[in-house]
Context: one part of a larger RNA
RNA sequence: GAACGAACGCUGGCGGCGUGGAUAAGACAUGCAAGUGGGACGCUGAUUAGUGAGUAGCAAUAUUUACUGGUUGGAGUCGCGUAAGGGUGCGUAACACGUGGGUAAUUUGCCGCGAAGUCCGGAAUAACUUGCCGAAAGGUGAGCUAAUACCUGAUGUGGUUGAAUGCAGGCAUCUGUAUUCUACUAAAGCCGGGGAUCGUAAGACCUGGCGCUUUGCGAUAAGCCCGCGGCCUAUCAGCUAGUUGGUGAGGUAACGGCUCACCAAGGCUUAGACGGGUAGCUGGUCUUAGAGGACGACCAGCCACACUGGAACUGAGACACGGUCCAGACACCUACGGGUGGCAGCAGUCGAGAAUUUUUCACAAUGGGCGAAAGCCUGAUGGAGCGACGCCGCGUGGGGGAUGAAUGGCUUCGGCCCGUAAACCCCUGUCAUUCGGGAUCAAUGCCGGAUACCUAACACGUAUCCGGUUGAUAGUACCGAAAGAGGAAGGGACGGCUAACUCUGCGCCAGCAGCCGCGGUAAUACAGAGGUCCCAAGCGUUGUUC
Numbered sequence: 001g002a003a004c005g006a007a008c009g010c011u012g013g014c015g016g017c018g019u020g021g022a023u024a025a026g027a028c029a030u031g032c033a034a035g036u037g038g039g040a041c042g043c044u045g046a047u048u049a050g051u052g053a054g055u056a057g058c059a060a061u062a063u064u065u066a067c068u069g070g071u072u073g074g075a076g077u078c079g080c081g082u083a084a085g086g087g088u089g090c091g092u093a094a095c096a097c098g099u100g101g102g103u104a105a106u107u108u109g110c111c112g113c114g115a116a117g118u119c120c121g122g123a124a125u126a127a128c129u130u131g132c133c134g135a136a137a138g139g140u141g142a143g144c145u146a147a148u149a150c151c152u153g154a155u156g157u158g159g160u161u162g163a164a165u166g167c168a169g170g171c172a173u174c175u176g177u178a179u180u181c182u183a184c185u186a187a188a189g190c191c192g193g194g195g196a197u198c199g200u201a202a203g204a205c206c207u208g209g210c211g212c213u214u215u216g217c218g219a220u221a222a223g224c225c226c227g228c229g230g231c232c233u234a235u236c237a238g239c240u241a242g243u244u245g246g247u248g249a250g251g252u253a254a255c256g257g258c259u260c261a262c263c264a265a266g267g268c269u270u271a272g273a274c275g276g277g278u279a280g281c282u283g284g285u286c287u288u289a290g291a292g293g294a295c296g297a298c299c300a301g302c303c304a305c306a307c308u309g310g311a312a313c314u315g316a317g318a319c320a321c322g323g324u325c326c327a328g329a330c331a332c333c334u335a336c337g338g339g340u341g342g343c344a345g346c347a348g349u350c351g352a353g354a355a356u357u358u359u360u361c362a363c364a365a366u367g368g369g370c371g372a373a374a375g376c377c378u379g380a381u382g383g384a385g386c387g388a389c390g391c392c393g394c395g396u397g398g399g400g401g402a403u404g405a406a407u408g409g410c411u412u413c414g415g416c417c418c419g420u421a422a423a424c425c426c427c428u429g430u431c432a433u434u435c436g437g438g439a440u441c442a443a444u445g446c447c448g449g450a451u452a453c454c455u456a457a458c459a460c461g462u463a464u465c466c467g468g469u470u471g472a473u474a475g476u477a478c479c480g481a482a483a484g485a486g487g488a489a490g491g492g493a494c495g496g497c498u499a500a501c502u503c504u505g506c507g508c509c510a511g512c513a514g515c516c517g518c519g520g521u522a523a524u525a526c527a528g529a530g531g532u533c534c535c536a537a538g539c540g541u542u543g544u545u546c
Base pairs, nucleotide, nucleotide: 001546002545003544004543006542007541008540009539010538013394014393015392016391017390018389019387020386026350027349028348030347031346032345035080036079037078040077041076043074044073045072046071047070048069049068050067051066052065053064054063055062056061087305088304089303097229098228099227100226101225102224103223106222107221111218112217113216114215115214116213117212118211119153121151122150128143129142130141131140132139133138158185159184160183162181163180164179165178166177167176168175169174189210190209191208192207193206194205197204198203231277232276233275238268239267240266243265244264245263246262247261248260249259250258280302281301282300283299284295285294286293287292307328308327309326310325311324330341331340332339333338358384360383361382362381366380367378368377369376370375397427398426399425400424408417409416410415431487433482434481435480436479437478445469446468447467448466449465450464451463452462453461490535491534492533493532494531495516496515497514501530502529503528504527505526511518512517
């Protein structure tokens, strides 16, 4: 000199863009952060329409009940999602990361393209009703019922296993591929529309869409393996028994001591094994002429973790932050028998600390989950709020104005300085203030209309075009008008380094100080004042890095 996720002191007008728990991976009150689908399913509450039956009535009508349909709630079964998104950096010196390869040793829900199918049946169960136990959390018995939940059977385009034959590679064991044969192996329905034909009707049938099953390829995502690279320490020199290799078996999506039985005795190491310390890694950031050095906040990629330790279940994917089980610590409820919880999600509280924000608005945009869709959910995200924490921009006025006013300071007492500075005159209106107008971000989707495709069809559905509708930020940005210089300057320094000097006070005292050093009676070095210098909504100090 530059830098900072900074802190402290004094001071503080506005705006834009960023940024803000670095310490206790300490403990957490409260609210929210993952749901969604009725176009998979039965039940049920409300409301509404229709049909049938009953009751009252002469009738109109009123009312009860059953069924069907529409709208809208509720819990439950089922599907998909909850493995993403969001947080933190404890652990980890490791194939964790970076980079380059391998997988002929592998998996991949949803998505895209292709092929073939979607047949016939069955037994349950939650909800519900009811009994019992319990303070509660909840548990348990009996009975009823549905499905795209579950399960036999059929078919097998295919797939998997085994065998035979041919071809290619190979000395051979064998490997790959093609054909044939044997064995095993699927499925689910739902929502629209409809002319002819059949049917008493439901419907069959035709057609469109969404699904479901088997399978091939792709895309995406992931697993595993290998070469190389990046901390300190020898005041750590030897380490290792599933250890190193083989055979066989098991296991995995998959190779492998991954696991096991047997056999052999290997394997690593001064190019630093093993041990100890520290640490998430990287793109990058800071500094620097560069080489280097230091760091890894924000943003992005990967990894690890979710009160602590362990384990598996479900699933395409987890050994799973807001899932389960076991153990532990802590906290809460309790009728003392027993239960409940996990902010390193967003806010917020306490604590420790030099120190780090609102218990805010909206799903309008972007993205995600579910859904045919409308839509619902989304503390992701988009915004606002707070903090001079940082960077950048703007302002605190401009021109004229000498009797060189007054106060103040210095003085050689003549005067000099503050100083065109002020007063005074003439202007301007940035910002702030008041009033008025007022956005971009909006494209979809939905509603209405037109055309094309599909089709037996002018239905339905799909695609394209035209018109209408949808904004948290926000009455914000921005624009216009009004008034008036009015509302807006401080901090540090002045002995040398280092730009800037005099007076007074104090008297080795009080004090200053980054280094050299000042102060013991004329201190440009302490304290105050006037003046000056430097930066400026900041200026200094401290800490850390180069």
Molecule: small-subunit ribosomal RNA, 5' domain
Organism: metagenome